[in-house]
Context: one part of a larger RNA
RNA sequence: CUAACGUUAAGGAACUCGGCAAUUCAACAGGCGUAACUUCGGGAUAAGCCUUACCGAAUUGUAUUAAUAUGAUUCGGUUUCAAUAAAAGACUUCAUGCAACUGUUUAUCUAAAACACAGGUCUCUGCAAAUCCGUAAGGAUAUGUAUAGGGGCUGACGCCUGCCCAGUGCCAGAAGGUCAAGAGGAGAGCUUCACGGCUUGAAUCUAAGCCCUGGUGAACGGCGGCCGUAACUAUAACGGUCCUAAGGUAGCGAAAUUCCUUGUCGGGUAAGUUCCGACCCGCACGAAUGGCGUAAUGGUGUGAAGACUGUCUCAACGUUAGACCCG
Repeated sequence: CUAACGUUAAGGAACUCGGCAAUUCAACAGGCGUAACUUCGGGAUAAGCCUUACCGAAUUGUAUUAAUAUGAUUCGGUUUCAAUAAAAGACUUCAUGCAACUGUUUAUCUAAAACACAGGUCUCUGCAAAUCCGUAAGGAUAUGUAUAGGGGCUGACGCCUGCCCAGUGCCAGAAGGUCAAGAGGAGAGCUUCACGGCUUGAAUCUAAGCCCUGGUGAACGGCGGCCGUAACUAUAACGGUCCUAAGGUAGCGAAAUUCCUUGUCGGGUAAGUUCCGACCCGCACGAAUGGCGUAAUGGUGUGAAGACUGUCUCAACGUUAGACCCG
């Protein structure tokens, strides 16, 4: 020096991307006590505080005829550094993002906010079902039958889910247009002495599809610009104009989304590009590619505090195994 451990004056996160690691605390013991919030179940062992061995006395309970044993309460006393004397066995709190939750996942660098989920909704399917596998026979679905089965999206719960059907998709539509093979055969050409043969072929009839007419957004998706205007200024409830299928509603908002940006204000710190609360000028939020909240839960992200410590100031010593020599 490497690995695994142990102890450490004073300080106590000054370390560091970050308290990473390690320590502290810690009996699902008894007693007291316990907040916000809440879906009234929880949160909760919240937090926090006290006690704990043995001896004697009194009061009282249980077992019991009694003796005795074992509890509870009160008072007094004894010993130790220390009485749950060993071991094992949670550090705690505050704020916020995300995901409701328990679960699942990249066997071998990612365990998560990803997947799943109960719930919601759309759509297909009347049973010889739809869908799927197979050339087929046949099979799964299902020895099920619309409270069933398949597919798509969303993802507990609460409050909600706005406008646009022009484009694309899907659904519906006894008209009309277009349209293949086929039917049809006016005519034309070649050949023949002739009968014939061969080739070509207009009108007309004719399916789905497409065109067309409507519907449909928890279908794919989309949801504007310019100019002016109020008796300080500023701003514009208001007006004008252009374009569009329609011009973003509620709610949220420098956000897991904000470029400018360390936006501005407030809080916390002596000092805060992070964090929390606001503002709204949203480069480029927005409503089941769900919007906004949300108790509980989380080996989850972020910020803060207490306690605690060799993380550090700043390093020292010790133990074990290597490292060194021989083989």
Molecule: large-subunit ribosomal RNA, domain IV
Organism: Candidatus Peregrinibacteria bacterium